[in-house]
RNA sequence: GUGGACGUAGCUCAAUCGGAAGAGCGACGGUCUCCAAAGCCGUGCGUUGGGGGUUCGAAUCCCUCCGUCCGCG
Numbered sequence: 001g002u003g004g005a006c007g008u009a010g011c012u013c014a015a016u017c018g019g020a021a022g023a024g025c026g027a028c029g030g031u032c033u034c035c036a037a038a039g040c041c042g043u044g045c046g047u048u049g050g051g052g053g054u055u056c057g058a059a060u061c062c063c064u065c066c067g068u069c070c071g072c073g
Base pairs, nucleotide, nucleotide: 001072002071003070004069005068006067007066010025011024012023013022019056026045027043028042029041030040031039049065050064051063052062053061
């Protein structure tokens, strides 16, 4: 330089044919306890990597940029 895959919560990952984002773990608050742990109850904690476009509607489709990984040269 070129081809491809991937980027979603603190972490690991879901999300059907475009209908508006969820799980586990973690964290935090409460309850319980002499104190703590465990248990139980509660809280998604998010610019879906950035920007732009298409659409009534975009995590999803298109363009571009950035990052990570793999292949070719």

The prediction has a mean pLDDT of 80. A computed fold for a 73-nucleotide RNA from Nocardia sp. alder85J, annotated as transfer RNA. The RNAcentral record of the sequence draws on ENA. Its Rfam family is "tRNA". Gene Ontology term of the family: triplet codon-amino acid adaptor activity.